């Protein structure tokens, strides 16, 4: 010093927001596997599936110091046999002595070998995890109920004999595997017999105890044995080993108690050897362990029994912890060995490499029989997503046997093999560019890869080659030596010293040297979350995806690159488990409305319990004692270079179990107390219950008057009912049902619920008193009992209602909403059923905790003489409102959803589904309980902002309404659609497209069609090269042009140099053109959903938003809401708001009135002249005009209104009056609204074409169909004649006067005019005349002919003209359009554009010149508040159900296969145990049990199943349209009953219902 100090969130429901809530992701882990990739060492790990079946070897042997035989081998011994050879002797025939290779043969000893009897082991040591939910494990304890071989200590003792056996020989069966008869032998094998300290069993005594025990001494009785080996001269004597009966210890071990040890109640009862008792057998021992009797127990909501799953534990992993999840290595226990059963043997076993039966299953066999068990170590098949070597070696640890050396040992030490894991190291290092190349990207400037590379210099761990070389091995084995104890001495024995083999790994760690950067980076990710971004391809395809989600032509989200981030010998994915998840909540949640208070009450067990005193010590608190293995974790310290690793010491670890002590608290025993509670008394209140009487009104109904045609219903009819006399109306009756008014946020009651008056019987509550018991309480699972309405069963009533069910209507349809009728049922009686939005969506009790103000029902009391009324209190019940607290908002608030207690129910995502199967109930409907496959990422609550509503209030708008004139019908004009075409080029599509782009389509234009042509191009820019006869280019020939040949003629500009008559000439260079090539040009192709800019539209509509501050968690709100006022968010007034900003309005312009100044091209009053006339001249500024400045209009003044202000109304004045008329002006924003075809552009597509140029045709078609318009349909009028009056423009390639001519268009000529100068250039009106109502003297279409003009050309396709020609048309149907005064109607006039002109258009301009407007119910639009929502793509929303397809799970399901488990019978192996026979013995029978089959039956799980009915899911299928707005019948519950379907209707409830209105309470005054 110590297991410490340690707790993080994100993503996704919404148009935003808060919240319940699930889903999912960042961490970590792992006997893992898969993809991809790989240098090296360490140290661990390594069939999680088939406890599937096994081939081969190997895993238990070991002792000769227990015995006997036996075979080779070598030594040895002492003899025999005997070749040679020597020497001595000879009878020469030999004999003798030596030597003596070889040979038999003993015998003795040393090594091993193979079998045998006998010890000892094999029960350990190794492997699995099927089985086991407790005969199991763990912790802690009893054993006085017990056993222990080896091993350690203590002492005793070992003594006498005896029979047999295997091995062996003989003989015989059998294949074989064994076996069988006869004969032999020996022990430490076996057996008698003696001895018995001790034990052991009986008996008595005595001690002592935890008291059915132990110890002590004694008595009777009864039980042992074996030798072997060394020393030694040694039958003696020692030693060492073994033997026998004991004591003790040590380690092991059986048994036994407590407690703790997964899920199910959709498992609620289970138990007959069961539960106890006496006996008795049986074990090492206790016990129903077993038996025999005898009793009737034992267990269980504290979950017994059934069923399901599982080896447990130290520990592992996770977590802050608490927990949660697991139980690989490693260690304790436990359990099994092919599958069930059994025992034998021994100390130990009912025994993995023993036996014996019985099953499957494999092998071998002469078919008679026989062998076998890898869940030992390798290995092999098989299964599987998946897991190694048939290695080496007893050198070390460790075990058996043996005195011992030693043998054995797949233990165990090593190696081998996988990145399967942790750990450690390398793949160089330093320097090297304003930064190569290459590669991406580019706004083409550069950026990035990037000091990174090259390159220079160093290093050499690795790595190749070479040398060298541990530790693991010595106090071990063995040897010699010495002192020592003992001995008669030796051996020997314990102690010292000294010697002094022995390594599987392995020449391996480790270390030198040498060489040279040389051998060594990869995997996932880059939209968020989540660290990292671009380009390209692709085009809702191929694909990606944890989750939310990308991808439908510019994808950071597919695929590739280049580029980045993260980790690295690894990286990613996938699979499980813990964490985020307070997402099961002990620590740590809930339950008004989000999932979630039982429909109510009693009660029982169970939990919780008021004030005091005494005592107890079970809980609780403190000390101490044992334990809680070791490993592990944690601290310290060490060893391997370091780390992992490993080692040593500590620490840690508990619902443990014993002691001791305290007593506050809870508990338990006792004794008191009155505050809970209960009881008596009293007098009030009430639709409280049950049962009998009784009443009045209505409704039908019958009769009976009395009366006519019509009731009667409805949005408005119809069906009914009526002339057979209804309805209305009188009277009488019958009979059934609910009780007007009182009546109320009123009373009661546990809730359901209860309502005419009496009576009778009854339960509860309050109150108020004063006395009694004396904790007698509180909740309350199961139980029991009450329970709306509908419904069921018998039996009754039946008047009005009334599901069904008929009709009549409405409807596209109507099984509904409306109407007529009408049957259960609605009443009653007695028995079921037991459910509701059974609601306050709030369980029940008790305490506490600011008030206000009504009611009801006690009491106390003040006033006033009393009835009786009324301050003030004080309890009990009922509203409402609000503090402080709570609440996600809403909302609760002393009747709490505050603050706290006590008890009980119920939640855990949404759909599946309150459903299936099971069980109880019930007659039946059906109720109670109550799940899973599967599918979704949602599903919900409450507020917010908008939309929206066949909700609401107010307000405005030519919105309607009063009105005037269209349009819609006719022709034709012009535009779109369609349709046709070679083409009818494109666009524009409700209102916000159709006389629009087009303010001019015959060619051109043009973008389209046919045909012909060019290709660096028709048009820019630049780059290389060439070019003087260059460029340009006639004649001519082709051709429809474009174009294609063709080449007379022939330049130009600029510097230099030379000549020169000074004009220019000539040389050169360059540029220009011009040819060739190369960049690019060019596209009216594509995409307006990639954009700019530009416009439409809500809308000239009054809104749109900011800062600052409040208020709310927050989205939001206030400000902008209220009260008046206005065209106006204009102004006032009042306010938690002050301000501000873009809009309104104003500033601009054009018009209305004066004034000023100014005075041509206007203008002309005076003046003066001219003229046939005429501002025509001189003049003039008065007028008029023209055109710059100025005034002028402000509710200023007034009278009334208004609370006051803002203002309004009405007046004066005044050219104009309350904005005097008009225009420019178009807030934030909306429709992906319109335009790539005005132009711009991004970015995609053609390049001899989608570019270009030409000719010609289209845009101009025509059964039709709609838009906008003209011209009409005539007498307010057509003709014809005559006259009168503007302004706005335009105009030199032009307007063009006069004049001549033409019937006319027009044609000739020409003045004047670049304009207040000259010209285009007026019409309706008005006057006079004519026509008379008619298809006309309306109306002009169409058609024929002449024609005129512009223009290269009018054929397709032009405009006017003049002659004939004279169509529809007679005032337009549903419907729908403009306009509120100088406006509509209504003339006409000019202008762009343009050669000309389809213009009837558009755009301006004058000129004549009106009617209407009670008002705001309705339609349209649009503003403001407010209110409901299930809408937010915002009602063209959303969304509910059958039917029709395809897919998926899962219930039922005639049957049908297969597993489990009990019971009944039955047949019964091996074997214990008992009994009978038999000579001990062995063998045989017999009996109890007893595995396994068999046959019946009964439970329960698993598949298959034809079919039936239901559920999920699934871009674009029918029918309908129930909900969400008053959802167009207000919804929705509970139940009957009906129908294609969503549903409808009845009945009874609830508001979670919108509008209005009244009541009644609250706030302020």
């Nucleotide at each position: 010093a110590a297991c410490u100090u340690a707790g993080a969130g994100a993503g996704u429901u919404u148009g935003a927001u808060c919240u319940c809530a699930g889903c999912u992701c960042a961490g970590g882990a792992u006997g893992a596997a898969c993809g991809c990739u790989a240098g090296u060492g360490a140290c661990g790990c390594g069939c999680u599936u088939a406890a599937u079946a096994c081939a081969u070897g190997c895993a238990a042997g070991u002792c000769g110091c227990g015995c006997g035989a036996u075979c080779g081998a070598g030594c040895u011994g002492a003899g025999c046999c005997a070749a040679u050879u020597u020497c001595c002797c000879u009878u020469c025939g030999g004999g003798g002595a030596a030597u003596g290779a070889g040979g038999a043969a003993c015998a003795g000893c040393u090594a091993c070998g193979g079998a045998g009897c006998g010890g000892c082991g094999a029960a350990c040591g190794g492997g699995u995890g099927a089985g086991u939910a407790a005969u199991g494990c763990g912790c802690a304890g009893c054993u006085a109920a017990c056993c222990u071989a080896u091993c350690c200590u203590c002492g005793u003792g070992a003594c006498a004999g005896a029979g047999a056996u295997a091995a062996c020989u003989a003989u015989c069966u059998g294949a074989a595997a064994a076996g069988a008869u006869a004969g032999c032998u020996a022990a430490u094998a076996u057996c008698u017999g003696a001895u018995a300290u001790u034990g052991c069993a009986u008996g008595g005594a005595c001690u002592c105890g935890g008291c059915g025990g132990a110890g002590u001494a004694c008595a009777u009785g009864c039980c042992a044995a074996a030798g072997g080996u060394g020393g030694u001269c040694g039958u003696g004597c020692c030693a060492c080993c073994g033997c026998a009966a004991g004591g003790g210890g040590a380690g092991g071990g059986g048994g036994u108690u407590g407690c703790g040890u997964c899920c199910u109640a959709u498992u609620a009862g289970c138990u007959a050897g069961u539960u106890g008792g006496u006996g008795a057998g049986g074990u090492a021992a206790u016990g129903g362990c077993u038996c025999a009797c005898c009793a009737a127990g034992g267990c269980a909501a504290c979950g017994a029994u059934g069923g399901g799953u599982a080896g447990c534990u130290g520990g592992u992993c996770u977590g802050a912890g608490a927990g949660g999840a697991c139980g690989a290595c490693c260690a304790g226990c436990c359990a099994c060995a092919u599958u069930g059963g059994g025992a034998c043997u021994g100390a130990g076993a009912c025994a993995c490499g023993g036996c014996c039966c019985a099953g499957a299953c494999u092998c071998c066999u002469a078919c008679g029989g026989g062998a076998g068990g890898c869940a030992g170590c390798a290995g092999u098949a098989g299964g599987g997503a998946a897991u190694c070597u048939u290695c080496c070696g007893c050198a070390a640890u460790g075990g058996g046997c043996g005195c011992a050396a030693g043998c054995c040992u797949g233990a165990c030490g090593g190696a081998g093999u996988g990145a399967c894991g942790u750990c450690a190291c390398g793949u160089g290092a330093a320097g090297g560019a304003c930064g190569a190349a290459g590669g991406c990207c580019u706004u083409c400037g550069g950026g990035u890869u990037g000091u990174a590379a090259a390159c220079u210099u160093c290093u050499u761990u690795u790595c190749u080659g070479g040398a060298g070389a541990a530790a693991g091995a010595a106090u071990a084995a063995g040897g010699a030596u010495g002192a020592g104890a003992g001995g008669a001495a030796a051996u020997g024995c314990g102690c010292a010293u000294c010697c002094g083999a022995u390594g599987a790994c392995g020449g391996u760690a480790c270390u030198c040297c040498a060489g040279g950067a040389a051998u060594a980076a990869g995997c996932c990710a880059c939209g968020g979350c989540u660290a990292a971004c671009u380009c390209u391809g692709u085009g809702c395809c191929a694909g990606c995806a944890g989750c939310c989600g990308c991808g439908g032509u510019a994808a950071g989200a597919c695929a590739g690159a280049g580029g980045u981030g993260g980790c690295a010998a690894g990286c990613g994915u996938u699979a499980u488990c813990c964490g985020a998840a307070a997402u099961u909540a002990c620590u740590g949640g809930g339950c008004g409305u989000a999932a979630a208070g039982g429909g109510c009450g009693u009660c029982u067990a169970g939990g919780c319990g008021g004030c005091g005193u005494g005592g107890u010590a079970a809980g609780u608190c403190a000390u101490c004692u044992g334990u809680g293995a070791a490993a592990u974790u944690c601290c310290u310290c060490g060893g391997c270079u370091u780390a992992a690793c490993c080692g040593a010491g500590g620490g840690c670890g508990g619902u443990c179990a014993g002691g001791u002590g305290a007593a506050a608290c809870u508990a338990c025993c006792a004794u008191g107390c009155u505050a809970g509670g209960g009881u008596u008394c009293a007098g009030a209140a009430g639709a409280g219950g049950a049962g009998g009487g009784u009443g009045g009104a209505a409704u039908u109904c019958a009769c009976a008057g009395a009366g006519u045609a019509g009731c009667g219903g409805u949005g408005g009819a119809a069906u009914g009912c009526g002339u057979a006399g209804a309805u209305a109306c009188u009277g009488u009756g019958a009979g059934g049902u609910a009780c007007c008014u009182c009546a109320a946020u009123g009373g009661c009651g546990a809730a359901g619920g209860c309502a005419a008056c009496c009576c009778u019987c009854u339960g509860g509550g309050a109150u108020g008193u004063g006395a009694c018991c004396g904790a007698c309480g509180c909740u309350g699972a199961a139980g029991c009992g009450c329970g709306a309405a509908a419904g069921c069963g018998u039996g009754g009533g039946g008047a009005g209602c009334a599901a069904a069910g008929g009709g009549g209507a409405u409807u596209a349809g109507a099984u509904a909403c409306c109407c007529c009728c009408g049957u259960a049922g609605u009443c009653c009686a007695c028995g079921c059923c037991c459910u509701a939005a059974a609601c306050a969506a709030u369980g029940u009790u008790c305490a506490c905790u600011u008030g206000g103000u009504g009611c009801c029902g006690g009491u106390c009391g003040u006033u006033a003489g009393a009835a009786u009324a009324u301050a003030g209190g004080u309890c009990g019940g009922u509203g409402c409102c609000g503090g402080a607290g709570u609440u996600a908002a809403c909302a609760c608030g002393u009747u709490a959803a505050g603050u706290g207690a006590a008890c009980c129910g119920c939640c855990u995502g949404a759909g599946g589904a309150g459903u299936a199967c099971g069980g109880c109930c019930g007659c039946a409907a059906g109720g109670c309980u109550a799940a899973a496959a599967c599918u979704c990422a949602a599903g919900a609550g409450a507020a917010u902002u908008g939309a929206c509503g066949g909700g609401g209030a107010c307000c405005c708008g030519c919105a309607c309404a009063a009105g005037c004139g269209g349009u819609g019908g006719a022709g034709c004009a012009c535009g779109u659609g369609g349709u046709u075409u070679a083409a009818u080029u494109c666009g524009a599509a409700g209102a916000u497209a159709a006389g629009c782009g087009a303010a001019g389509a015959a060619c051109c234009u043009c973008a389209c069609c046919u045909g012909g042509g060019u290709u660096u191009g028709a048009c820019a820019u630049g780059a290389u090269a060439g070019u003087a006869g260059u460029a340009g280019g006639a004649a001519c020939c082709u051709g429809a042009a474009a174009g294609g040949g063709g080449g007379a003629c022939g330049a130009c500009u600029c510097g230099u140099g030379c000549c020169u008559u000074c004009g220019g000439g000539u040389a050169u260079g360059a540029g220009a053109g011009c040819u060739a090539u190369c960049a690019c040009a060019g596209g009216u192709g594509a995409u307006g959903c990639a954009u700019g800019g530009c416009u439409g539209u809500c809308g000239u509509c009054a809104g749109c938003u900011c800062g600052u501050g409040u208020c709310g968690u927050a989205g939001g709100a206030c400000g902008u809401a209220g009260g008046g006022u206005u065209a106006a968010g204009u102004c006032c007034c009042a306010u938690a708001a002050c301000g501000a900003g873009c809009g309104c309005a104003a500033c601009c312009c054009c018009u209305g009135u004066c004034g000023u100044c100014a005075g041509u091209u206007g203008c002309c009053a005076g003046c003066g002249g001219a003229u046939a006339a005429u501002g025509c001249c001189g003049g003039g500024g008065a007028c008029u005009c023209u055109g710059a400045c100025g005034a002028g209009a402000c509710u200023g003044c007034u009278g009334g209104u208004g609370a006051a202000u803002a203002g309004c109304c009405g007046g004066a004045g005044g050219a104009a009056g309350g904005a005097g008329g008009g225009g420019a002006u178009g807030a934030c924003g909306u429709c992906a609204a319109g335009u790539c075809a005005u132009c711009a552009u991004g970015u995609c597509c053609c390049u001899u074409a989608u570019a270009u140029c030409c000719a010609g045709g289209g845009c101009g078609a025509c059964a039709c169909a709609c838009a906008u318009g003209c011209u009409a349909c005539a007498a307010u009028g057509g003709c014809c004649a005559g006259c009168a009056c503007a302004a706005u423009g335009g105009g030199u390639c032009g307007c063009g006067a006069c004049c001549c001519u033409g019937c006319a268009a027009g044609g000739g000529g020409a003045a004047g005019c670049c304009a207040a100068u000259c010209u285009c250039a007026a019409a309706a009106a008005c006057u006079g005349g004519u026509c008379u109502c008619a298809g006309u003297u309306c109306a002009g279409a169409u058609u024929g002919g002449g024609g005129u003009c512009u223009g290269c050309a009018a054929c397709u396709c032009g405009a006017c003209c003049c002659c004939a020609u004279g169509a529809a048309g007679u005032a337009g149907g549903a419907a729908u359009c403009g306009c509120u005064a100088g406006u509509a109607a209504u003339c006409g006039c000019a202008g762009g554009u343009c050669a000309g002109c389809c213009a009837c258009a558009c755009u301006g301009c004058g000129g004549u010149g009106a009617a209407u407007a009670u008002g705001u119910a309705c339609u349209c639009g649009g503003g403001u508040c407010u209110u409901g929502u299930a809408c937010a793509c915002a009602c063209c929303g959303c969304c509910c159900g059958u039917c029709a397809c395809a897919c998926c799970a899962a219930c039922c399901g005639a049957g049908u296969g297969g597993g489990g488990a009990g019971c009944a019978c039955u047949u019964g192996a091996a074997g214990u145990c008992g009994c009978c026979u038999u000579u001990u013995u062995u063998a045989g029978g017999c009996g109890c049990c007893g595995a396994a089959g068999g046959u019946g039956g009964u439970u329960u799980c698993c598949g298959c199943a034809a079919g039936a009915g239901g559920g999920g899911u699934g871009a674009a299928g029918u029918c309908g349209u129930a909900a969400c707005a008053a959802g167009g019948u207000a919804g929705c519950c509970c139940u009957a009953g009906g129908a294609g379907a969503a549903c409808c209707u009845g009945g009874g409830g609830c508001u979670g219902g919108a509008u209005c209105a009244c009541c009644u309470c609250c706030u302020u005054u």

This is a predicted structure of a 1565-nucleotide RNA (small-subunit ribosomal RNA) from a Candidatus Acetothermia bacterium. RNAcentral holds the sequence, with entries from ENA. Lineage of the source: Bacteria > Bacteria candidate phyla > Candidatus Bipolaricaulota. It matches the Rfam family "Bacterial small subunit ribosomal RNA".